This is a predicted structure of a 412-nucleotide RNA (Bacterial RNase P class A) from a Pseudomonadota bacterium. Its mean pLDDT, the model's own confidence on a scale to 100, is 75. Rfam family: Bacterial RNase P class A. Rfam classes the family as a ribozyme. Rfam's curators write: Ribonuclease P (RNase P) is a ubiquitous endoribonuclease, found in archaea, bacteria and eukarya as well as chloroplasts and mitochondria. Lineage of the source: Bacteria > Pseudomonadati > Pseudomonadota.
[in-house]
RNA sequence: GGAGCCGGUCGGGUGGCCGCCGGCUUCUUCCGGCAUCGAGCCGGGGGAGGCGGGAGGAAAGUCCGAACACCACAGAGCGGGAUGCUUCGUAACGCGAAGUCCGGGCGACCGGCAGGCAAGUGCCACAGAAAACAGACCGCCCCCGUUCAGGGGGUAAGGGUGAAAAGGCGAGGUAAGAGCUCACCAUUGCCGGUGGCGACAUCGGCAGAUAGGUAAACCCCAUCCGGUGCAAGACCAAAUAGGUUUCGUCUUCUUCCUUAAGGGAGAAUGAGGCUGCUCGUCUCAGGGGCCGGUUUACCCGGCUCGGCGGAACGGGUAGGUUGCUUGAGGCUGCGGGUGACCGCAGUCCUAGAUGAAUGGUCACCACCCCUUUACGGGGGAACAGAAUUCGGCUUACAGACCGACUCCGGCC
Repeated sequence: GGAGCCGGUCGGGUGGCCGCCGGCUUCUUCCGGCAUCGAGCCGGGGGAGGCGGGAGGAAAGUCCGAACACCACAGAGCGGGAUGCUUCGUAACGCGAAGUCCGGGCGACCGGCAGGCAAGUGCCACAGAAAACAGACCGCCCCCGUUCAGGGGGUAAGGGUGAAAAGGCGAGGUAAGAGCUCACCAUUGCCGGUGGCGACAUCGGCAGAUAGGUAAACCCCAUCCGGUGCAAGACCAAAUAGGUUUCGUCUUCUUCCUUAAGGGAGAAUGAGGCUGCUCGUCUCAGGGGCCGGUUUACCCGGCUCGGCGGAACGGGUAGGUUGCUUGAGGCUGCGGGUGACCGCAGUCCUAGAUGAAUGGUCACCACCCCUUUACGGGGGAACAGAAUUCGGCUUACAGACCGACUCCGGCC
């Protein structure tokens, strides 16, 4: 000097004029209520001032995790779903940190589909002889035979096809070959040593065990998971038709008190949480009248009112207040830790809109590009707007700056 790789910061600044939203506060005025001799108190509106504040690093995606609110069960099981190397961090997580292993890169670094029974069941198109207890197209060897040719047997070392074809290299052996045998290496299995919290690393021994990939295919194992969501929820006001039709049920058994009537308890039944089912627990329900069979009780039937639960049709309201911003909060300093992060001390309050506020204009300065000898002139300036809040991940981003590291070339 060039090329890379990783992390961080900003993403315009200052001033004037006009204009929005909200908070605190001063004065004034109006309305309602309470009280009253009066002064005053509470609530709501208008006007004139003063002092502060007012979109993001992603506010986006709505992908994860929560806080908070409501719902009988946030109980058990099945089903379903998510995560998936180790250790740590965190309110928690599918997130982050530090590592281990595998893959890519000369490297700084980057990525991870990282549990698994020697993969149980499946799948691997096409090509190829053959895709998993496989197999012979070319080839090699042996035998028979030969006008042309061919036939039988052996082989899987060489070649071809393919993403992948029965570990690699060397020697022996064989008709030719083959882990067929041997030495070395690799993988796998088993038994041990050392280091590490651990994932693992490394060393030694035995075994010829060596037939691929895929579990982000089914499956197995471990851990975790109630649902709905601020359009949650709470309060106030108002309006309509406390509408019409329809279905089910108000039952059975046991037992206690009681003269009977009646009352209580339990079981069964019905309804009530959830993404579905089952069980269990809990809560609620279990009436009245009239008529008839029949003259009483019991029983049976019909009608009607009512309760509980469901379905269909139809009507009204869609207004206001709240939730609403003080938080697993920000900043600074010190300490601990490799780090994510944690602890202590101090300090600060930094939007709460609701058809939806933060804008317009002027000037100067700063940045980038083009042009000019220069002065100067011209142009540009990214992604993009909160709506309950927070921790992450993912995606988008013109330009500017800071720091660490790697490789290449040159000079001293």